[in-house]
A computed fold for a 546-nucleotide part of an RNA from a Clostridia bacterium, annotated as large-subunit ribosomal RNA, domain I. The sequence was found in a public genome assembly.
Context: one part of a larger RNA
RNA sequence: AGCUUACGGAGGAUGCCUAGGUACAUGGCGCCGAAGAAGGACGUGACAAGCUGCGAAAAGCUGCGGGGAGGAGCAAAUAUCUUGAGAUCCGCAGAUAUCCGAAUGAGGGAACUCAGCGUAGGUAAUACUACGUUAUCAUAUACUGAAUAGAUAGGUAUAUGAGGGGAACCCGGGGAACUGAAACAUCUAAGUACCCGGAGGAAAAGAAAACAAAAGUGAUUCCGAGAGUAGUGGCGAGCGAAAUCGGAGAAGCCCAAACCUUAGGUAGUAAUACUUAAGGGGUAAGGACCGCGAUAGAGGUAUCUAAAACUUUAGUCGAAGCAAUUGGAAAGUUGCCGCAAAGAGGGUGACACGCCCGUAGACGAAAGAGUUGAGGAGCUGAGCGGGAUCCGGAGUACGUCGGGACACGAGAAAUCCAGACGGAAGAAAUGGGGACCAUCCCAAAAGGCUAAAUACGACCAUGUGACCGAUAGCGAAUAGUACCGUGAGGGACAGGUGAAAAGAACCCCGGGAGGGGAGUGAAAAAGAACCUGAAACCGUGAGCUU
Numbered sequence: 001a002g003c004u005u006a007c008g009g010a011g012g013a014u015g016c017c018u019a020g021g022u023a024c025a026u027g028g029c030g031c032c033g034a035a036g037a038a039g040g041a042c043g044u045g046a047c048a049a050g051c052u053g054c055g056a057a058a059a060g061c062u063g064c065g066g067g068g069a070g071g072a073g074c075a076a077a078u079a080u081c082u083u084g085a086g087a088u089c090c091g092c093a094g095a096u097a098u099c100c101g102a103a104u105g106a107g108g109g110a111a112c113u114c115a116g117c118g119u120a121g122g123u124a125a126u127a128c129u130a131c132g133u134u135a136u137c138a139u140a141u142a143c144u145g146a147a148u149a150g151a152u153a154g155g156u157a158u159a160u161g162a163g164g165g166g167a168a169c170c171c172g173g174g175g176a177a178c179u180g181a182a183a184c185a186u187c188u189a190a191g192u193a194c195c196c197g198g199a200g201g202a203a204a205a206g207a208a209a210a211c212a213a214a215a216g217u218g219a220u221u222c223c224g225a226g227a228g229u230a231g232u233g234g235c236g237a238g239c240g241a242a243a244u245c246g247g248a249g250a251a252g253c254c255c256a257a258a259c260c261u262u263a264g265g266u267a268g269u270a271a272u273a274c275u276u277a278a279g280g281g282g283u284a285a286g287g288a289c290c291g292c293g294a295u296a297g298a299g300g301u302a303u304c305u306a307a308a309a310c311u312u313u314a315g316u317c318g319a320a321g322c323a324a325u326u327g328g329a330a331a332g333u334u335g336c337c338g339c340a341a342a343g344a345g346g347g348u349g350a351c352a353c354g355c356c357c358g359u360a361g362a363c364g365a366a367a368g369a370g371u372u373g374a375g376g377a378g379c380u381g382a383g384c385g386g387g388a389u390c391c392g393g394a395g396u397a398c399g400u401c402g403g404g405a406c407a408c409g410a411g412a413a414a415u416c417c418a419g420a421c422g423g424a425a426g427a428a429a430u431g432g433g434g435a436c437c438a439u440c441c442c443a444a445a446a447g448g449c450u451a452a453a454u455a456c457g458a459c460c461a462u463g464u465g466a467c468c469g470a471u472a473g474c475g476a477a478u479a480g481u482a483c484c485g486u487g488a489g490g491g492a493c494a495g496g497u498g499a500a501a502a503g504a505a506c507c508c509c510g511g512g513a514g515g516g517g518a519g520u521g522a523a524a525a526a527g528a529a530c531c532u533g534a535a536a537c538c539g540u541g542a543g544c545u546u
Stems, first nucleotide, its partner, number of pairs: 001545009015531001016496002020468002022465007029457002031165002039100003042055003046078001050074002061094006070082003105114003115134007136162009169200001170198005180187001184234001210217002221248005231239002252449003255393001259280009286391003289386004299380003303377003308372006315363003321336005337354002339343001345357003398422004403417003408434001430443004483490002503530001506517004
């Protein structure tokens, strides 16, 4: 020095565990904000660095409920308090709520600086202090008011609204590339990602100028089929309907106009013509108009209110077991027994239906919220016949050109949308039925509103897992922290004594660290660098080899 073996050190794998995650299900809930949000800064405790809570009334104040013995958060200890005159704690409703932040008196390098006005305090008077108020934009109204006479622009005041934030979902305006086509250009990816605007608890769509086909349907939305069909497509890669049928859910309405009335305006001497506003009328079962009928009401209601019920935001009750035995400990084992609308689950010194919390089941609200909503109010609420006249949404429909959307790439290309340029008809009219024409059929454009079925999950509750178990599972057993970066941004490591601290009084060695006794404990080879404690690696003893 090597090998073997025994015993150690070091290390932290493995096993077991779970405080944290993850996916899904079901139900709830779904906006917050100038009455100052979201998010922060700074404070706030007897001692207080962090987290949590709270806000100069500061781990809190008040009221009303619940609850019933301790309590002063995480978090031990000390001190000091508090509590059956009901605390702590839980729920509901209030009070307070510094400064920054849309931030809004002005400024500003966020959490700071400096003002005006009013009221009050204060001073001999200034000063100073407290409270309130003072941003901008839009709309409305009133007053005022230039160049410039009238007017307008502008200005001032008052009132109302807006502004910012939010996980995804929704609508709209813009809008890629990688990629695929085994290259690539049309095409695809994809109207995706991303940017911007806007809204809501949903949004959007929506009561046929619709489909269809000789038969019919009757707003929209969503699901299943139709169907990967018909089509479309460098007919490549790909893209990809509809009618119809079965379901979910169902809900329909209001204007404009004709006509009538009232009050104006303009032109005109006036008749009258044109026009404005308000009220009635009226909405395609067309209507106005005329005739008949009705003259106060069947019915409806998506607006307001609201009885009652239910749900919810604290809670309450809730069955039935003892002995022996092993052990540190019984829930184990043995024996005898009980409950069960409860033998889900968790905890308790090992494995508990009957020890604790619970579970099945049953019950509960002063106050707040929600759902349904009787009833009430308001609103609405007429037909039949006639067919002469009137009305029925215009720079619209439509055409051309070049685009876009439709499953449909210009194609035979209808339909829909906006741009440029043209530009109708007037219900015997007009649009559509996939070029176009005819016949036939269907509908009623150029105004508007509309619940439900549908989407999503920031948030709340319950539950489940051939989901993970600390290099896993979220990045995070908590952290967007420490740390890195000028910044946008990037972004960790890190769990386990024991049933209980009973966390080792006292003695000894040592400066200490550490160790040896003693003591605790079932165990200290569980001693805090603490469950188990693999390997690499480092030693000590012994044996063998050189």